[in-house]
RNA sequence: UGUAGUCGCUGGCCUGAAAAAUGGCGAGAGGAAAGUCCGGGCAGCACAGGAUACGAUAGUUGCUAACGGCAACCGCGUGUAAGCGUAGGAAAAGUGCCACAGAAACUAAACCGCCUCUUCGGAGGUAAGGGUGAAAAGAGUGGGGUAAGAGCCCACAGAUCUCGCUGGUGACAGUGAGGUGAGGUAAACUCUAUCGGCUGCAAGGAGACCUAGAUACCGUGAUCCGCGGAUGGUCGCUCACCGCUUGACUCUAUGAGCAAUCGUAGAGCUAGAUAGAUGGCUACAGGCUGCGCCUUUGAGUGUAGUUACAGAACCCGGCUUA
Numbered sequence: 001u002g003u004a005g006u007c008g009c010u011g012g013c014c015u016g017a018a019a020a021a022u023g024g025c026g027a028g029a030g031g032a033a034a035g036u037c038c039g040g041g042c043a044g045c046a047c048a049g050g051a052u053a054c055g056a057u058a059g060u061u062g063c064u065a066a067c068g069g070c071a072a073c074c075g076c077g078u079g080u081a082a083g084c085g086u087a088g089g090a091a092a093a094g095u096g097c098c099a100c101a102g103a104a105a106c107u108a109a110a111c112c113g114c115c116u117c118u119u120c121g122g123a124g125g126u127a128a129g130g131g132u133g134a135a136a137a138g139a140g141u142g143g144g145g146u147a148a149g150a151g152c153c154c155a156c157a158g159a160u161c162u163c164g165c166u167g168g169u170g171a172c173a174g175u176g177a178g179g180u181g182a183g184g185u186a187a188a189c190u191c192u193a194u195c196g197g198c199u200g201c202a203a204g205g206a207g208a209c210c211u212a213g214a215u216a217c218c219g220u221g222a223u224c225c226g227c228g229g230a231u232g233g234u235c236g237c238u239c240a241c242c243g244c245u246u247g248a249c250u251c252u253a254u255g256a257g258c259a260a261u262c263g264u265a266g267a268g269c270u271a272g273a274u275a276g277a278u279g280g281c282u283a284c285a286g287g288c289u290g291c292g293c294c295u296u297u298g299a300g301u302g303u304a305g306u307u308a309c310a311g312a313a314c315c316c317g318g319c320u321u322a
Base pairs, nucleotide, nucleotide: 001285002284003283004282005281006280007279009028010027012025013024014023030309034320035319037318038317039316040315041314042200043199044198045197049225050224051223052222054196055195056194057193058192059073060072061071062070063069074088075086076085077084078083089191090190094189095188096185097184098183111130112129113126114125115124116123117122140156141155142154143153144152159180160179161178162177163176164175165174166173167172204242205241207235208234209233210232217229218228219227220226249268250267251266252265253264254263255262256261286307287306288305289304290303291302292301293300
């Protein structure tokens, strides 16, 4: 852990003229019922409307009641590959930050080196090379050029932007022409786009009791506007009733789709407590662990221990954790 028996516990149906009792029949936790992190239904307040604030999300297409979820694909990174990972809008609006080291950390800068001049102290030129650093104007190779150099100029290759063409629903891929060459960071502020009203079943309904205060009060609410109201308040968990379990439900077959998912047909009903039922004992069987024994080394057998994590509370879809 499973099966059977038995003793209980919580609902349902039958029995009972009714209620209660008695008796009978049948049902009774999960893959996470948990965390309450997202989303929806349902309920109340305008069938929840406008603005600001605040929060969330961030490739594309699809799925879905909805999502911050899922599926497929694209880009990037990684790997020989299968695959795996990806908080994946904007750095050409603005602001901030870039430790240590280093000359210099971004309207650049001359430490070493190289070149020119020199009164031999140094001054000027130079960003190709060295050195520091996670990152150094960020464009690699070759040639020209120069005092020495440098995209300073040229060719090729590469990057990126704009426009066009081809393919794709699209992200994007391929390709042609033209332009550009001043880093990174938005899990920093910010900007852009999209979404979000608030409160949760202790909602709320019903019921019981109290009250007649009226241009002010009450409700909604983060704030303001707006809107609503004739009744408003209380019931300090009152929990006796409804909400409450038939539901985006379950199972089987089949069809569509790469998939998530959707359709069709048939069958089924599967906890509803309220301080919270779903448990205890016995027998048999199984799993795991330790020890012993036999042997055919495959396993068998005896004995002892153990059998998890946890547990409905309005209901579903996810995520996360155990």